Predicted 3D model of a 72-nucleotide RNA (transfer RNA) from Lachnoanaerobaculum sp.
[in-house]
RNA sequence: UCUCCUAUAGUUCAAUGGACAGAAUGACCGGCUACGAACCGGUUGAUUCCGGUUCGAAUCCGGGUAGGAGAA
Numbered sequence: 001u002c003u004c005c006u007a008u009a010g011u012u013c014a015a016u017g018g019a020c021a022g023a024a025u026g027a028c029c030g031g032c033u034a035c036g037a038a039c040c041g042g043u044u045g046a047u048u049c050c051g052g053u054u055c056g057a058a059u060c061c062g063g064g065u066a067g068g069a070g071a072a
Stems, first nucleotide, its partner, number of pairs: 001071007010025004018055001026044006048064005
């Protein structure tokens, strides 16, 4: 320098272009318990950034950023 892949909640992962982006786990609150753990209920919290296409974008397109793999 070139090519390819990845980026979604604190963490690990889902989501055919169309319901309020879901689940597990974590944190917090409550229940249960003699007290904890386990279990049960609730709350909290996210699409890497900018632009484009579209009635509608996490998803498609272009560029940037970060990480990874390969070639020279």
About this RNA:
It matches the Rfam family "tRNA". Rfam describes the family as follows. Transfer RNA (tRNA) molecules are approximately 80 nucleotides in length.